[in-house]
Annotation:
The RNA shown here (transfer RNA) has 70 nucleotides and comes from Cetobacterium somerae. Its mean pLDDT, the model's own confidence on a scale to 100, is 81. The RNAcentral record of the sequence draws on MGnify. It matches the Rfam family "tRNA". The organism belongs to Cetobacterium, within Bacteria.

RNA sequence: CUAGAUAGCUCAGUUGGCUAGAGCACCCGGUUCAUACCCGGGCGGUCGAAGGUUCGAAUCCUUUUCUAGG
Repeated sequence: CUAGAUAGCUCAGUUGGCUAGAGCACCCGGUUCAUACCCGGGCGGUCGAAGGUUCGAAUCCUUUUCUAGG
């Protein structure tokens, strides 16, 4: 200097706008003699931190922490 940080894990989410999402995992149920697969439902996040701008910020601005690369 550049990129990144969003759910337990892997990630999506744009020119700022419904109530922040998906898959896996976990829990419950269905199915089965039983387990697995499969099907339905549920749980789970103050979007790294602080401040600012705005009617409104994961998104824009400032500072800062951490990770990767140069």